Model confidence (mean pLDDT): 80 of 100. The RNA shown here (transfer RNA) has 76 nucleotides and comes from a Peptoniphilaceae bacterium. It is recorded under the gene name trnT.
RNA sequence: GCCCUCAUAGCUCAGUCGGUAGAGCACAACCAUGGUAAGGUUGAGGUCGUGAGUUCGAUUCUCACUGUGGGCUCCA
Numbered sequence: 001g002c003c004c005u006c007a008u009a010g011c012u013c014a015g016u017c018g019g020u021a022g023a024g025c026a027c028a029a030c031c032a033u034g035g036u037a038a039g040g041u042u043g044a045g046g047u048c049g050u051g052a053g054u055u056c057g058a059u060u061c062u063c064a065c066u067g068u069g070g071g072c073u074c075c076a
Base pairs, nucleotide, nucleotide: 001072002071003070004069006067007066010025011024012023013022019056027043028042029041030040031039049065050064051063052062053061
């Protein structure tokens, strides 16, 4: 330098052939207990890496960039 994968909640990860996003753990409150742990219920938490384009509508499609991981960098 070229190619490929990935980037979604504090962490680990789903998801959608385009219709406004979820789980587990963690966190908070409550229930429960004589009390604690475990358990149960509820809740909060996200500009879906950044920017642009297409579209009525983009986390999803297209392009560029950034970052992570991997591969190639051969012959004459």
Source information
It matches the Rfam family "tRNA". The family's RNA type in Rfam is transfer RNA. About the family: Transfer RNA (tRNA) molecules are approximately 80 nucleotides in length.